[in-house]
RNA sequence: UUGCCAUCCCGAGCGGCCGAGAGACCUGGCUCUACGACGCCGCAGCAACCAUCCACUCGACGUGGGCAGGUGCUACCGCCAGGAGCGAUGGAGG
Numbered sequence: 001u002u003g004c005c006a007u008c009c010c011g012a013g014c015g016g017c018c019g020a021g022a023g024a025c026c027u028g029g030c031u032c033u034a035c036g037a038c039g040c041c042g043c044a045g046c047a048a049c050c051a052u053c054c055a056c057u058c059g060a061c062g063u064g065g066g067c068a069g070g071u072g073c074u075a076c077c078g079c080c081a082g083g084a085g086c087g088a089u090g091g092a093g094g
Stems, first nucleotide, its partner, number of pairs: 001094002004091005013043005021032003025083005044074003049070002052066005078086001
């Protein structure tokens, strides 16, 4: 980078820096934001996709459980409706 598979109404915030927009795109709403949003960094936490361990099983698949190493996430259902089928995250592969 390209296609594939799974998930996207549960859960979990403080501190420092910055300084004006932000909630992916379009339209319309709604909301957050100088009492500092968004973003970045640190710490803490949530969850359990992958890894790993155990049980069930002849075994594999699968199911259930433990752990927390690699990711991820921590306003609002991917904020909502319509549009466009796009986006995000994880996994296996070319």